[in-house]
RNAcentral holds the sequence, with entries from MGnify. Predicted 3D model of an 85-nucleotide RNA (c-di-GMP-I-GGC riboswitch aptamer) from a soil metagenome.
């Protein structure tokens, strides 16, 4: 590189409860659906969330702006454990 009916582990979906946050969601505990990088980075997409703008009788829909989330969405970059095929 590459992933085993191996081996020693690791990590923890939802869902509960507790807490942070206007939200998306972050955290403690519990849980375990899965994960060969479900380790770390927001760096390019994506998807979300909060706000301003516009148009505008009203209502809804696109677009653009700013400021955030998500690495268990994809890619990318940096690192790691074992060593069968």
């Nucleotide at each position: 590189u590459c992933g085993a009916u191996a081996a020693a582990g690791g990590c923890a979906a939802a869902c509960c409860c507790g807490u942070c946050g206007c939200g998306a969601g972050g955290u403690g505990g519990g849980g375990g659906c899965g994960c060969a990088a479900a380790g770390u980075c927001a760096u390019g997409g994506g998807u979300c969330u909060g706000c301003a703008u516009u148009u505008g009788a009203c209502a809804u829909g696109c677009a653009c702006g700013c400021a955030g989330a998500u690495c268990g969405c994809c890619a990318g970059a940096c690192u790691g454990c074992c060593g069968a095929a």